Transfer RNA from a Patescibacteria group bacterium, 73 nucleotides, folded computationally.
The RNAcentral record of the sequence draws on ENA.
The prediction has a mean pLDDT of 82.
It matches the Rfam family "tRNA". It is annotated as a transfer RNA.
C1' cells in the first nucleotide's frame, strides 16, 4: 500500500426483500427451601464502533473514518 472479513445488551452471538431491535448466558427482584443450589414468574439493561447522504422510513443500502483478524504486494 491493496483486498477481504468482523465491530448489536456486562459477556457469546441472532436479526440483510429497508418497516416497533432480540435469544442464551450473566444482573436485580419475587416465589419455592430450614439455608444453598437448582427450578419456576417477571424487571432493568442499547445513540447497532464514530460520522455524513440516500429514503416516507436505515443495525441493513451509499460514502468518510476508528479499531481487531486474515490474505497479497
Nucleotide at each position: 500500500g491493496c483486498g477481504g472479513g468482523c465491530g448489536u445488551a456486562g459477556c457469546u452471538c441472532a436479526g440483510u426483500u429497508g418497516g416497533u431491535a432480540g435469544a442464551g448466558c450473566g444482573g436485580c427482584u419475587g416465589g419455592u427451601u430450614c439455608c444453598c443450589a437448582a427450578c419456576c414468574a417477571g424487571c432493568a439493561g442499547g445513540u447497532c464502533g464514530g460520522g455524513a447522504g440516500u429514503c416516507c422510513g436505515a443495525a441493513c443500502c451509499u460514502c468518510c473514518u476508528c479499531g481487531c483478524c486474515c490474505g497479497c504486494u